[in-house]
Context: one part of a larger RNA
RNA sequence: CGUUUUGAUACUUGAGGGGAGUGGUCUCUAGUACGAGAGGACCGAGACGAGGCAACCUCUAGUGUGCCGGUUGUAUGUUGAAUGCAACGCCGGGUAGCUACGUUGCUAUUUGAUAAGUGCUGAAAGCAUCUAAGCACGAAACAAACCCCAAGAUUAGGUAUCUUUAAGACCCCAAGUAGACUACUUGGUUGAUAGGCUCUCAGUGUAAGUGCUGUAAGGUAUUUAGCUUAAGAGUACUAAUGGUC
Numbered sequence: 001c002g003u004u005u006u007g008a009u010a011c012u013u014g015a016g017g018g019g020a021g022u023g024g025u026c027u028c029u030a031g032u033a034c035g036a037g038a039g040g041a042c043c044g045a046g047a048c049g050a051g052g053c054a055a056c057c058u059c060u061a062g063u064g065u066g067c068c069g070g071u072u073g074u075a076u077g078u079u080g081a082a083u084g085c086a087a088c089g090c091c092g093g094g095u096a097g098c099u100a101c102g103u104u105g106c107u108a109u110u111u112g113a114u115a116a117g118u119g120c121u122g123a124a125a126g127c128a129u130c131u132a133a134g135c136a137c138g139a140a141a142c143a144a145a146c147c148c149c150a151a152g153a154u155u156a157g158g159u160a161u162c163u164u165u166a167a168g169a170c171c172c173c174a175a176g177u178a179g180a181c182u183a184c185u186u187g188g189u190u191g192a193u194a195g196g197c198u199c200u201c202a203g204u205g206u207a208a209g210u211g212c213u214g215u216a217a218g219g220u221a222u223u224u225a226g227c228u229u230a231a232g233a234g235u236a237c238u239a240a241u242g243g244u245c
Base pairs, nucleotide, nucleotide: 001152007162008161009160010159011158012157016149017148018147019146022050024048025047026046027045028044034039051107052106053105054104055103056102060100061099062098063097067093068092069091070090071089072086073085074084075083076082110144111143112142117137118136119135120134168245169244170243171242172188173187174186175185176184193239194238195237196235197234198233199232200231202228203227204226209222210221211220212219213218
């Protein structure tokens, strides 16, 4: 831009396209059928893995460079405290998020028309013959069934609601479940969108100061403290101003 010549907001149909489709072991049937024996089934029922795919982070594990602690050298005049630099200085842990080595699910089942093939009836050809007329089976392949996209399907579809009294949309702004940009999603005071604050979860592991004790390094009580990033809840304190069609 088209689709209808009013403009929108939701929800959809599915022409068509794509994906998936795998394989094994064990048990029962059954030591049965079969076979002299050795051996040893089809069909059917069940269990458990492998491979592949997808989603997710409860558990396990990894990362976690703006979280907590320990510690070495050096600097901030000295002591203490708190910091800078040294690969986050090094080391021990670790929230959210992301992830797999983790968890969960699927890879199922059925149908239709068939291939090779197997048949029934059956003539041409008094017989025979699956075929010539007719009829029935038959594969991981094909078409459906399952999952995803999908009306530029120009054959441009449908339903509901709102709507020149304006419906609604956009710019802009606060952001993230989104993201290269755009787009998408949430919110914009009739407000919990982000920050802050309070509480909680969770992490680290018992802060500083002071008292007591020891000649001292230290220990101990206050104290399961102090600090705390991305998580949850609450709270308008700060910022979501202002415009256009």